[in-house]
RNA sequence: AACUUGAGAGUUUGAUCCUGGCUCAGAACGAACGCUGGCGGUAUGCUUUACACAUGCAAGUCGAACGAGUAUGGACCUAGCUUGCUAGGGACCCAGCUAGUGGCAAACGGGUGAGUAACGCGUGGGAACCUACCUUAUAGUAUGGAAUAGUCUUGGGAAACCGGGUUUAAUACCAUAUACGCUCUACGGAGGAAAGAUUUAUCGCUAUAAGAUGGGCCCGCGUUAGAUUAGUUUGUUGGUGAGGUAAUGGCUCACCAAGACUACGAUCUAUAGCUGGUUUGAGAGGAUGAUCAGCCACACUGGGACUGAGACACGGCCCAGACUCCUACGGGAGGCAGCAGUGGGGAAUAUUGGACAAUGGGGGAAACCCUGAUCCAGCAAUACCGCGUGAGUGAUGAAGGCCUUAGGGUUGUAAAACUCUUUCAGUAGGGAAGAUAAUGACGGUACCUACAGAAGAAGCACCGGCUAACUCCGUGCCAGCAGCCGCGGUAAUACGGAGGGUGCAAGCGUUGUUCGGAAUUACUGGGCGUAAAGCGCGCGUAGGCGGCUUGGAAAGUUGGAAGUGAAAGCCCAGGGCUCAACCCUGGAAUUGCUUUCAAAACUAUCAAGCUAGAGUAUGGUAGGGGAUAGUAGAAUUCCUAGUGUAGGGGUGAAAUCCGUAGAUAUUAGGAGGAAUACCAGAAGCGAAGGCGACUAUCUGGGCCAUUACUGACGCUAAGGCGCGAAAGCGUGGGGAGCGAACGGGAUUAGAUACCCCGGUAGUCCACGCCGUAAACGAUGGAUGCUAGUUAUUGGGGCAAUUUGCUUCGGUGACGCAGCUAACGCGUUAAGCAUCCCGCCUGGGGAGUACGGUCGCAAGAUUAAAACUCAAAGGAAUUGACGGGGACCCGCACAAGCGGUGGAGCAUGUGGUUUAAUUCGAUGCAACGCGAAGAACCUUACCACCUUUUGACAUCUGGAUCGCGGAACAUGUAAUGUGUUCCUUCAGUUCGGCUGGAUCCAAGACAGGUGUUGCAUGGCUGUCGUCAGCUCGUGUCGUGAGAUGUUGGGUUAAGUCCCGCAACGAGCGCAACCCCUACCCUUAGUUACCAGCGGUUCGGCCGGGCACUCUAAGGGGACUGCCCGUGAUAAGCGGGAGGAAGGUGGGGAUGACGUCAAGUCAUCAUGGCCCUUACAAGGUGGGCUACACACGUGCUACAAUGGCGGUGACAAUGGGUUGCUACACAGCGAUGUGAUGCUAAUCUCAAAAAGCCGUCUCAGUUCGGAUUGGAGUCUGCAACUCGACUCCAUGAAGUCGGAAUCGCUAGUAAUCGUGGAUCAGCAUGCCACGGUGAAUACGUUCCCGGGUCUUGUACACACUGCCCGUCACGCCAUGGGAGUUGGUUCUACCUGAAUUGGCUAAGCUAACCUUUUAGGAGGCAGGUCAACACGGUAGGGUCAGCGACUGGGGUGAAGUCGUAACAAGGUAGCCGUUGGGGAACCAGUGGCUGGAUUACCUCCUUU
Repeated sequence: AACUUGAGAGUUUGAUCCUGGCUCAGAACGAACGCUGGCGGUAUGCUUUACACAUGCAAGUCGAACGAGUAUGGACCUAGCUUGCUAGGGACCCAGCUAGUGGCAAACGGGUGAGUAACGCGUGGGAACCUACCUUAUAGUAUGGAAUAGUCUUGGGAAACCGGGUUUAAUACCAUAUACGCUCUACGGAGGAAAGAUUUAUCGCUAUAAGAUGGGCCCGCGUUAGAUUAGUUUGUUGGUGAGGUAAUGGCUCACCAAGACUACGAUCUAUAGCUGGUUUGAGAGGAUGAUCAGCCACACUGGGACUGAGACACGGCCCAGACUCCUACGGGAGGCAGCAGUGGGGAAUAUUGGACAAUGGGGGAAACCCUGAUCCAGCAAUACCGCGUGAGUGAUGAAGGCCUUAGGGUUGUAAAACUCUUUCAGUAGGGAAGAUAAUGACGGUACCUACAGAAGAAGCACCGGCUAACUCCGUGCCAGCAGCCGCGGUAAUACGGAGGGUGCAAGCGUUGUUCGGAAUUACUGGGCGUAAAGCGCGCGUAGGCGGCUUGGAAAGUUGGAAGUGAAAGCCCAGGGCUCAACCCUGGAAUUGCUUUCAAAACUAUCAAGCUAGAGUAUGGUAGGGGAUAGUAGAAUUCCUAGUGUAGGGGUGAAAUCCGUAGAUAUUAGGAGGAAUACCAGAAGCGAAGGCGACUAUCUGGGCCAUUACUGACGCUAAGGCGCGAAAGCGUGGGGAGCGAACGGGAUUAGAUACCCCGGUAGUCCACGCCGUAAACGAUGGAUGCUAGUUAUUGGGGCAAUUUGCUUCGGUGACGCAGCUAACGCGUUAAGCAUCCCGCCUGGGGAGUACGGUCGCAAGAUUAAAACUCAAAGGAAUUGACGGGGACCCGCACAAGCGGUGGAGCAUGUGGUUUAAUUCGAUGCAACGCGAAGAACCUUACCACCUUUUGACAUCUGGAUCGCGGAACAUGUAAUGUGUUCCUUCAGUUCGGCUGGAUCCAAGACAGGUGUUGCAUGGCUGUCGUCAGCUCGUGUCGUGAGAUGUUGGGUUAAGUCCCGCAACGAGCGCAACCCCUACCCUUAGUUACCAGCGGUUCGGCCGGGCACUCUAAGGGGACUGCCCGUGAUAAGCGGGAGGAAGGUGGGGAUGACGUCAAGUCAUCAUGGCCCUUACAAGGUGGGCUACACACGUGCUACAAUGGCGGUGACAAUGGGUUGCUACACAGCGAUGUGAUGCUAAUCUCAAAAAGCCGUCUCAGUUCGGAUUGGAGUCUGCAACUCGACUCCAUGAAGUCGGAAUCGCUAGUAAUCGUGGAUCAGCAUGCCACGGUGAAUACGUUCCCGGGUCUUGUACACACUGCCCGUCACGCCAUGGGAGUUGGUUCUACCUGAAUUGGCUAAGCUAACCUUUUAGGAGGCAGGUCAACACGGUAGGGUCAGCGACUGGGGUGAAGUCGUAACAAGGUAGCCGUUGGGGAACCAGUGGCUGGAUUACCUCCUUU
């Protein structure tokens, strides 16, 4: 000194909080797999088939127990001879060796974990035992005898081996003697031993006693899961006696008794060797039981004994069985779960190595021998630990790679280069300790020294979040990834590759398993109103818990001491290997058990008392509490009779149905069953279910008050027992109404429903079953404590005037503290505590299957698993939605006017056609749209032809350029062509220096109306000119969020006022802008003309600026004034004045956002694609087609009109490639000539509806399509394919079905005019003025929108979500005629080996005797009992397979419906019964976890 101790994250939602599961980050491993691999140390290495094993080895030793034999050596002997060599001998001697007899060992050591749920193991105790070798002590070791193996001989057999005969030894065997102590005993006595070896020394042997060591036995406690295993047991439990054992004991036997175990879990089933420990964890716990250590069990499977101190024996024996081998077929042999090794199994686990040198073991007196125990080596990154793969300097930041905004960045001081070092590995030399005298397998090893040279030595995984680390390319819901969430459908940090980065490192990842995180089984440390979870309710047994006081004892409890808790391990302090891992020494710890001493508060116990809990008695009291019997009135229905006549009934509307055979209606009488209006209340009673007319009888419980009594008698309650709505079942009654099933009528696409007409079980009674409900307060019971207010009900007390105060018991509402995820609960707790019971542990599968119990049945109860998903769920929030509610607005409806839809034509679209009919726009919000104008062009399309640096842009290189002249060539010649020279386009610094234009060449590039509007910018549409959309600070809420922005009024308006935990602000509204309506000022040409003058009579001229007008600037309108109303406000209604009145009218102006709305073909633009073509040019065609369908228009159908005549009144605009006066020609379109005007000057330009006349209701004097003919104009060009004119022709159409559109005032309707585009072409579009209405009661309904509120299972937001059958694929599972196997039980049969008993006429050495022999004893044999394997029969149980069959799960786009979520369109759900393709429907009782509306009651605030 023995310590250092506790982390979270992702994922349910649009978002939030909670519940709850799934997943991840950590550590560990006897591991395996993938990629990679330098060295050393220390450990570890068949987890699977206790599967089968070839070969070798793993247990021997002793000659100092014994007799033999003896290859060999020595000594010895003999012979030859070179006197130390050869040959021979063997009885004797020595050494050694061999088989046998004998002794000890072989029961240890080594292996394995099959069995075992057990005194097997762990821990602590105990008494009735044994113990070879070892130690100590005492005593002894005497006398005899008979065999036998071997050897020899002989026989059988293939072999293994077996038999007969002769002979022999011992520490082998037997007898006798002796016996202190020993054993037995009837107390007299009786019984019982030995072995020798040796020259000594010594080693042995026998008996007894004791020790040590080892072992046997017994007991307390602890030791897995299942009750879908509840009863088990006959030697079973006990006793007596006997036997047996080393020893206790039913261990065994005989007899007697009927016990023994069990809910504190017996028996049965499944699984498993146990422990020290290991691993994880903050701990408590959990998981585990390799290596090391202790115990147990086993040795091919089963049984058995023998020997021995010790075994029922791994390398012994016998028997049975399976398997393998040998065989001459007669018979034999074997057991690696010892060490190596082989096959097999498996994802997977090593050498047929060395040595007894060390440590230990056996034998021996010893030398020594044996030892796969052991010590070492080999193989393996299998684990832990250590080391290395170099160090310093080095910027031009090299090259290369990758990225890039093309500037650069990064790899990166990294490399190269220069200067150093040599650990490890390598080569060479030296060289241990381990050994105390000898002896070293390891091993020439550890270690030391020298040498050479940066030399031989880096990988693996990851980079979307969790989780450290990002870019490019490829791919295109493919290929693939993935631990969870999830990535991938053309710009992937998520797939594959690359560059870069991050992490770890001789390893790195993956997979598997365990603990952790997980407080997710909660002892420490959870819950049950709505998330999973309170039994439907009570009575009560066991059990658990239990009031006050005193005393005793000391079981629990607390403290001290002692024993034990093996060693190793963990921890601490030291020490040894260079460090570490590893090892050594000492300590601490081992939380436990046992014994003992003490204490006495608490719990239990014993004793004595008490009255506050509980109970009893007495007096009152309320009540739909229960049971039985009787009685009553109203109503429905039916029957009879009367009155009376054609309908009644029923519904959304109808029909079935009843009725002229008299219904319905009405009156009177009667019958019968069921239920009890009003009172009646969230009131009362009951344990719950439940209980409602009245009376009587019987009966249970509660409450209050008073005193008295008992004296803890109490609380809870597993099993158990009882009660228990409705439906349903059985038997017998009853049956009015209602009414599953059923029949009919409707509705409907269908309607097995909702609605209607009928109607059976049933509903009612008696008796007996059933035992379940949303049996709910979704809230178990009991006790105590913790603010109140109010209402009501049953009693009591006090004061008393209605009434008030107070107390006990019940029933409601609100509410403080506190609790809760929130909602909410709140003295009737879901608060604070105690006690007891029940229940929960993700969703689905499933309250299902199987098994058991109960039931007549229906079914109830108990109650899983496989498989599958990453959620399922609770509360609350914001939206959206509702066939929910309230309020409000809009040409939304209504009231009106005029249309469309019918006809013809124009135009656009769809479709069809085509070489092409280019493309886009597609509900509102595409369709007279892009297109403000397709004959060519446009033009993007098609056919044919042509071009390729290009029709267009930039860059590079080269050449040339105007005018004129000269020469040459060519040519018949030319003002032709070509070449050369002079001269030279613009500027000039005089330089091809700069610029421009054209041509040529090559390449960079051009080009694309190709694709993606779902990659984009910009622009636009729409909700919608709707009144909304937000923010800051504050406040409230755990939070999402709320408040503000809601409320009361008001407005066109979130417009304004008031109130208010809000106060302010922003984008929108309004206003500011433009036009218009009135006035004023300024100005007065081209406009104007009142007055004056002139006149050709035209504002034409002079003149004027007053008016109109023009165009600049001002004024004016603000609810400013009055009355009323309203809260005295905002405002609203009316009025005055005013040109205009409450936004005067119109325009421009479009919040946050929605629709992946539209547009890549206006333009711009990323990516992709084409590049002699998807680019460019030309000619012609097409966009103009035509059975048809739709949209938008024009013209009509006529008399409010047509035609003819007349000829009045506008405004906006346009005009020089133009508008054109005027004149002439033409019927006309128009032409010819000519004039004015760049415009308040000239011109287009005629305005038309109007007015007058005529026509007289007809396919017309309406209507104008179509067609024929003749022309005009534009234009290169009117065929496809223009407009207009004239003549002729004269179609449909007589006011338009269902449906649908526009419009609220200078509007609709109607009338004409102008302009853009444009050569030409207008029924379209844009603009202008003329004439000029009707109607709005009102907000019930349709559509759209806004605000508040409510429900929601929706959030891609109702075009939402979602249920079930059927069909198809796949998966697991239940039933299943049976079939196969395992295991177990019962009865019986059989009965190997063995042991025991009996017998033994056969055999027999030791001893005895009275000896031809007999006896004692023994053996073979026989027999009885027990018993393994085996067999027969019948059960139980588990598992495999199984035709067929049941439901379940799952699977982008199958079928039928639409059950649920909103009042889900019939509110839903629970129990039950019946029915139906299916969700489901109907009956009956219950629940609110039902919306809406009204009423009653209660509460809060005022």
Molecule: small-subunit ribosomal RNA
Organism: Pseudomonadota bacterium